[in-house]
Context: one part of a larger RNA
RNA sequence: GAUUGAACGCUGGCGGCAUGCCUAACACAUGCAAGUCGAACGCGAAAGCCUUCGGGUGAGUAGAGUGGCGGACGGGUGAGUAAUGCGUGGGGAUCUGCCCUGUAGUGGGGAACAACCCGGGGAAACUCGGGCUAAUACCGCAUACGUCCUACGGGAGAAAGGGGGCCUUCGGGCUCUCGCUGCAGGAUGAGCCCACGUCCGAUUAGCUUGUUGGUGGGGUAACGGCCUACCAAGGCGACGAUCGGUAGCUGGUCUGAGAGGAUGACCAGCCACACUGGGACUGAGACACGGCCCAGACUCCUACGGGAGGCAUCAGUGGGGAAUAUUGACACAAUGGGCGAAAGCCUGAUCCAGCAAUGCCGCGUGUGUGAAUAAGGCCUGCGGCUUGUAAAGCACUUUCAGUGGGGAAGAAAAAGCCGAGGGUUAAUACCCCUAGGUCUUGACGUUACCCACAGAAGAAGCACCGGCUAACUCCGUGCCAGCAGCCGCGGUAAUACGGAGGGUGCAAGCGUUAAUC
Numbered sequence: 001g002a003u004u005g006a007a008c009g010c011u012g013g014c015g016g017c018a019u020g021c022c023u024a025a026c027a028c029a030u031g032c033a034a035g036u037c038g039a040a041c042g043c044g045a046a047a048g049c050c051u052u053c054g055g056g057u058g059a060g061u062a063g064a065g066u067g068g069c070g071g072a073c074g075g076g077u078g079a080g081u082a083a084u085g086c087g088u089g090g091g092g093a094u095c096u097g098c099c100c101u102g103u104a105g106u107g108g109g110g111a112a113c114a115a116c117c118c119g120g121g122g123a124a125a126c127u128c129g130g131g132c133u134a135a136u137a138c139c140g141c142a143u144a145c146g147u148c149c150u151a152c153g154g155g156a157g158a159a160a161g162g163g164g165g166c167c168u169u170c171g172g173g174c175u176c177u178c179g180c181u182g183c184a185g186g187a188u189g190a191g192c193c194c195a196c197g198u199c200c201g202a203u204u205a206g207c208u209u210g211u212u213g214g215u216g217g218g219g220u221a222a223c224g225g226c227c228u229a230c231c232a233a234g235g236c237g238a239c240g241a242u243c244g245g246u247a248g249c250u251g252g253u254c255u256g257a258g259a260g261g262a263u264g265a266c267c268a269g270c271c272a273c274a275c276u277g278g279g280a281c282u283g284a285g286a287c288a289c290g291g292c293c294c295a296g297a298c299u300c301c302u303a304c305g306g307g308a309g310g311c312a313u314c315a316g317u318g319g320g321g322a323a324u325a326u327u328g329a330c331a332c333a334a335u336g337g338g339c340g341a342a343a344g345c346c347u348g349a350u351c352c353a354g355c356a357a358u359g360c361c362g363c364g365u366g367u368g369u370g371a372a373u374a375a376g377g378c379c380u381g382c383g384g385c386u387u388g389u390a391a392a393g394c395a396c397u398u399u400c401a402g403u404g405g406g407g408a409a410g411a412a413a414a415a416g417c418c419g420a421g422g423g424u425u426a427a428u429a430c431c432c433c434u435a436g437g438u439c440u441u442g443a444c445g446u447u448a449c450c451c452a453c454a455g456a457a458g459a460a461g462c463a464c465c466g467g468c469u470a471a472c473u474c475c476g477u478g479c480c481a482g483c484a485g486c487c488g489c490g491g492u493a494a495u496a497c498g499g500a501g502g503g504u505g506c507a508a509g510c511g512u513u514a515a516u517c
Stems, first nucleotide, its partner, number of pairs: 001517004006513005013363006019356002021320001026318003030315002035069003040066002043063001048057003076273003085198007094190002099186008107141001109139002116131006147156003161178007199245003206236003211233008248270004252263004275296005298309004326353001328352001331350001335349001336347004366396004376387002379384001400458001402453005416438003420434004461506005466487003472501005482489002
């Protein structure tokens, strides 16, 4: 000098854009943060209103349940981890829901279990027994283009229907669409292996027995001591093994001419974790933050028998600390995500707003004129000098802030509806695609921006002035009080302490401290 997720002191007008627990991965009151689908399925209220007192309506609505998809994403944190990680480049023994392409199918049956009803237990959380029932839930049978196994003879193995339209002899048929099953390929995502790179300590020198390799077996989606039995005795290490300490890694960021050094907040990629430790279940995917089980510590409820919980989501509280924000929004308007055919619902992701000079950037605090060089202050050699055109005065301007209007700009393209063309079809239904028209939808928001009004009106401080280093005098003090980054100042004339006048530098900031180059 540059820089910072900074803090502290003094001061503080406005706006834009960013950023904001670096400490206790300490403990958490309260609310919210993951639901959705009636076009998979069976059931199904009440209040209210009307009433002829039977009931009707509310309403097949609300709602719970079975089932499907999603809760493995998004969001947080950095504890652990020095390599099961990360970065770069390769490899082959694998899986992949939803999505895309192709191909072959979607036939016929059965038995249950919730909800519901009845009964019981419990303070509660909840739970037990009996009975009824539906399905795209569950289980067989048939079939098998692909597929798998095979001793090559053969064997194994699947499915589910829903919705719209037309016709109907009411049995069903045709068609469109969303699904379902097998197989092949793709895309995406993920698992695995290898090489090289990846902090400090030798006052850590030897480490290792599933250890190193082989064979058989098991296990996995998959290779493999991943596991197991047997056999062999190997494997690593001064090119630093092992041990100890520290640490998430990277793109990047800061600095520097560069080489390098330091660092890893925000944003992005990867990893790890979710009170602590362990475990599996379900599933395409987890050994699962707001799922389950066990153990532990802690907190809470209890009728003492037993139960409930996990903010390193967003706010917020206590605590710690030099220090870090609102229990915001009747937002889902946009972007994105989940579910749904869609309308739509959910979304503390996100978009916005609030607080903070925490940072960067921009603007303002007025402009011109004005010498009697006013008064006052300060210095003085008493002549004057300086503050100083500075003020006052005069003439103007009105950014920003304020008040009142306008604007309802952009952020918006969709979805819905209408008719047209094309595709499908037996069909001018239905459905899909394309261009057109129409109709709405904004949290921010008293938006941005524009106009008018009034009046210089509301808006300047901080540090320094011995040298380094730009800027000097007076008074006070008297090795005291104090200053200080280094050299050093102060013991009676201190440009170095304190005050004043003046000056210098930066400026809504200025200094100090801490840290890095």

Overview: Predicted 3D model of a 517-nucleotide part of an RNA (small-subunit ribosomal RNA, 5' domain) from an uncultured Pseudomonadota bacterium. Model confidence (mean pLDDT): 84 of 100. Its Rfam family is "Bacterial small subunit ribosomal RNA". Its family is annotated with structural constituent of ribosome and ribosome in the Gene Ontology. The RNAcentral record of the full RNA draws on ENA, Greengenes and SILVA.